Model confidence (mean pLDDT): 80 of 100.
Large-subunit ribosomal RNA, domain II from Chromulinales sp., 838 nucleotides, folded computationally.
Lineage of the source: Eukaryota > Sar > Ochrophyta > Chrysophyceae > Chromulinales.

Context: one part of a larger RNA
RNA sequence: GACUUCUACAAAAUGUUUCUUAUCAACCCGUCUUGAAACACGGACCAAGGAGUCUAACAUGUGUGCAAGUGCUCGGGAUGAAUUCCCAAGCGCGUAAUGAAAGUAAAGGCAUGUAUUUGCUUAGGUAGGAAUUUUUUAUGCACUAUCGACCGACUAUGAUUCUUCGGAUGAAAAGUUUGAGUAUGAGCAUACAUGUUGGGACCCGAAAGAUGGUGAACUAUGCCUGAGUAGGAUGAAGCCAGGGGAAACUCUGGUGAAGGUCCGUAGCGAUUCUAACGUGCAAAUUGAUCGUCGAACUUGGGUAUAGGGGCGAAAGACUAAUCGAACCAUCUAGUAGCUGGUUCCUCCCGAAAUUUCCCUUAGGAUAGCUGCAACCGAACAGUUUUAUCAGGUAAAGCGAAUGAUUAGAGGAAUUGGGGAUGUAAUAUCCUUGACCUAUUCUCAAACUUUAAAUGGGUAAGAAUCCUGAGUUGCUUAAUUGAACUCGGUGAUAGAAUGAUGGUUGCUAGUGGGCCAAUCUGGGUAAGCUAGAUUGGCGAUGCGGGAUGCUCCGAACGUUAAGUUAAAGUGCCAAAGUUUCGGUUAACCUAGAUCCCACAAAAGGUGUUGGUUCAUUAAGACAGCAGGACGGUGGCCAUGGAAGUCGGAACCCGCUAAGGAGUGUGUAACAACUCACCUGCCGAAUGAACUAGCCCUGAAAAUGGAUGGCGCUUAAACCGAACACUUAUACUUAACCAAUAAAAUAAAUUUGAAAUUUUAUUGAGUAGGGGGGCGUGAAGUUAACUGUUAAGUUUAUGGUGUAAACCAGAAUGAAGUUGACUUUAGUGCAGAUCUUGGU
Numbered sequence: 001g002a003c004u005u006c007u008a009c010a011a012a013a014u015g016u017u018u019c020u021u022a023u024c025a026a027c028c029c030g031u032c033u034u035g036a037a038a039c040a041c042g043g044a045c046c047a048a049g050g051a052g053u054c055u056a057a058c059a060u061g062u063g064u065g066c067a068a069g070u071g072c073u074c075g076g077g078a079u080g081a082a083u084u085c086c087c088a089a090g091c092g093c094g095u096a097a098u099g100a101a102a103g104u105a106a107a108g109g110c111a112u113g114u115a116u117u118u119g120c121u122u123a124g125g126u127a128g129g130a131a132u133u134u135u136u137u138a139u140g141c142a143c144u145a146u147c148g149a150c151c152g153a154c155u156a157u158g159a160u161u162c163u164u165c166g167g168a169u170g171a172a173a174a175g176u177u178u179g180a181g182u183a184u185g186a187g188c189a190u191a192c193a194u195g196u197u198g199g200g201a202c203c204c205g206a207a208a209g210a211u212g213g214u215g216a217a218c219u220a221u222g223c224c225u226g227a228g229u230a231g232g233a234u235g236a237a238g239c240c241a242g243g244g245g246a247a248a249c250u251c252u253g254g255u256g257a258a259g260g261u262c263c264g265u266a267g268c269g270a271u272u273c274u275a276a277c278g279u280g281c282a283a284a285u286u287g288a289u290c291g292u293c294g295a296a297c298u299u300g301g302g303u304a305u306a307g308g309g310g311c312g313a314a315a316g317a318c319u320a321a322u323c324g325a326a327c328c329a330u331c332u333a334g335u336a337g338c339u340g341g342u343u344c345c346u347c348c349c350g351a352a353a354u355u356u357c358c359c360u361u362a363g364g365a366u367a368g369c370u371g372c373a374a375c376c377g378a379a380c381a382g383u384u385u386u387a388u389c390a391g392g393u394a395a396a397g398c399g400a401a402u403g404a405u406u407a408g409a410g411g412a413a414u415u416g417g418g419g420a421u422g423u424a425a426u427a428u429c430c431u432u433g434a435c436c437u438a439u440u441c442u443c444a445a446a447c448u449u450u451a452a453a454u455g456g457g458u459a460a461g462a463a464u465c466c467u468g469a470g471u472u473g474c475u476u477a478a479u480u481g482a483a484c485u486c487g488g489u490g491a492u493a494g495a496a497u498g499a500u501g502g503u504u505g506c507u508a509g510u511g512g513g514c515c516a517a518u519c520u521g522g523g524u525a526a527g528c529u530a531g532a533u534u535g536g537c538g539a540u541g542c543g544g545g546a547u548g549c550u551c552c553g554a555a556c557g558u559u560a561a562g563u564u565a566a567a568g569u570g571c572c573a574a575a576g577u578u579u580c581g582g583u584u585a586a587c588c589u590a591g592a593u594c595c596c597a598c599a600a601a602a603g604g605u606g607u608u609g610g611u612u613c614a615u616u617a618a619g620a621c622a623g624c625a626g627g628a629c630g631g632u633g634g635c636c637a638u639g640g641a642a643g644u645c646g647g648a649a650c651c652c653g654c655u656a657a658g659g660a661g662u663g664u665g666u667a668a669c670a671a672c673u674c675a676c677c678u679g680c681c682g683a684a685u686g687a688a689c690u691a692g693c694c695c696u697g698a699a700a701a702u703g704g705a706u707g708g709c710g711c712u713u714a715a716a717c718c719g720a721a722c723a724c725u726u727a728u729a730c731u732u733a734a735c736c737a738a739u740a741a742a743a744u745a746a747a748u749u750u751g752a753a754a755u756u757u758u759a760u761u762g763a764g765u766a767g768g769g770g771g772g773c774g775u776g777a778a779g780u781u782a783a784c785u786g787u788u789a790a791g792u793u794u795a796u797g798g799u800g801u802a803a804a805c806c807a808g809a810a811u812g813a814a815g816u817u818g819a820c821u822u823u824a825g826u827g828c829a830g831a832u833c834u835u836g837g838u
Stems, first nucleotide, its partner, number of pairs: 028043004044838006052342001054199013069093005075087004097104002108121004124147005131139002149182002151179003154175002161168002202341002205338001209331006220305009231263003234259001238255007267292003272288002275286002307323001309319002344772006354367001356365003368510002371506006380498002383496002385460005395450001396448002402444003407439001409437003414434008462492001464491002466488007474481001513537010542553003557735007567725003570709003576722001578721006591711001602696003606693010623680005629653003635647002659674001663672002736762009773827001775824010791811004796807004
């Protein structure tokens, strides 16, 4: 921990199952896809069948047997391949490599000995390393890095010996070359799993190609032999008669019966109604209409021509309901980079739509990303800080370089054009450009002095620091330095935060992407196109945005309670008709929350704020009332012009004030009016600009959408405050699973693939892995069954997360099952799936 037994409570409690009703939520599955509820395709319903198999080779991993061997097989023998044993062989792989090959062929040292040999010894160094050990020292496996040694090849050298002097032989020692090697071996066989390749190769599916046959009873054409075709019309040649004529010949009337002639029946055909019919009478028919109807006519029978062939009055027509190449069988389960489908559960992990190459763009290989397995064990980091390094983007600059560019100003000399004086001048002067000087305006992806932010690299220690000694052909005047080597009772463990990291083997899927924000290229623009960075969707549910792949919030085991996010709180609809301040009146059509489902320039004496400048108790503004004069009919011009067609000018006087005149007006005057002044009145007034809400600007086809209702001191807009609502988010608790860590059998059998505790985590398409459920068959073992097996039925009950399983009842009438192994034609909702049924 499980099970059994007993006891207490419990029958109106509680639990379970089924049906009905109501409320809330809720779009149809499968599929290809960036994206499907789709006006994308398959799918009426049920039953049965239905798709990664077997084999060979290879790779990797694990188990087992034997092991420098291992496995198989033939032969002989023991009665002798039923099993086993013995003998001697063969073959495969392995035990040796290297080189194109001839060929050569895997350590060193010491001693003895030198013609061979013989004996001993051991398999390198450095750094890291499991582990053992005196527990802090020594030895240090596998493996990794590096330096050496050996073998073969290659390069260079070439002692010795032979020699026909051409050459051959090739010891020792060497190399910055090279091998799929050696360095005290690890393989062979077998089983299973995964992967790759060849095979029908997961299943179904072509258009094609090839070989051999069968067809001319349909139809095409030729030939042979037969058959068939009312009635009427027209009236060629020839002939006859008469007339004319010198004749040639001609005219008239008959007769005659020709013709790919006419009308039209049968026949043959098939124009129109685009009629009927259109699950028909019929896989081409019916009706009316129509064409032809003595011939290129119609037709029976026979015969000939055959598939890249025939036949064709030619339409690619016809060749047996088949023809731009018939039909049948076979190769053949043809191939398909393409479409469709691909069958039980649960747990853990979990992508890619990118790089390079390909007659590559609907596909592959390659790297990347993934999973699984094994080994080592504190090495680490998509972060910050500190230190340091590189840079030329943003910005800035152009009275700094380069390039572009506006405007004047000043120029002694130089130079182009023009002009004046002059006979002329390299003369004098004027003018205008260039040019120069100091300024000024505006710019740069392929300009820049300057120069960010973000981002990037490196470092933050034991392989360290300090210290002692040594080596060297480098270096120095020099044991000076530099590099390296060997030491030390030497020193401490050198920012923060978070955290397990590394290596090897095998490996699926992917290689159509899309969206947002920011930065760029193209484009008038786009729900457009091409890139970069980050995050998402894809592969993902949940709360909100009415609706919604990508927006906002937040990622998910099963429950309970509490708290929040985004968004909300009139009703639909959970929560404020909450509090405070301001704005808005909107009759073509007020307004109402990211993405987002639009509106602009321009206007408004609608209203509310603000800024600046004026006027005003020395009385403004507005209202009412009074004055508004004289020089002067100013001057010019005009046919005329007296303030007022027009032009220039625009004074003086008197005044409280009155323009050489703001308008009306006259032919010209007149008259009226205004500016201006004054009286009454008694307190604010005017102008320009600015920005909030509102209004205009504002037109579209079914009736219509702040989501609807509706809302007006709002339920609108702007601002402030306090409450409240609710997500699978957060917190707490329980349970399940996974991962990690730790502990544990002492007293008597078993035991760890166990038990206990703690901590963390829980999304998932393609895909990988683990563990299970169910089916057929075989073996072992244990059982059931006429006291009723299997099967079937069941609003009966129970167990398990689930696939499923167990029990009860009924029916049924003869076999059936558990456990452990083995094995497979082993699980269906789809395939315009197959067959049957409804």
Its Rfam family is "Eukaryotic large subunit ribosomal RNA". For this family Rfam cites "Crystal structure of the ribosome at 5.5 A resolution" (Yusupov et al., Science, 2001). Rfam 15.1 lists 107,465 matches to the family in 2,616 species.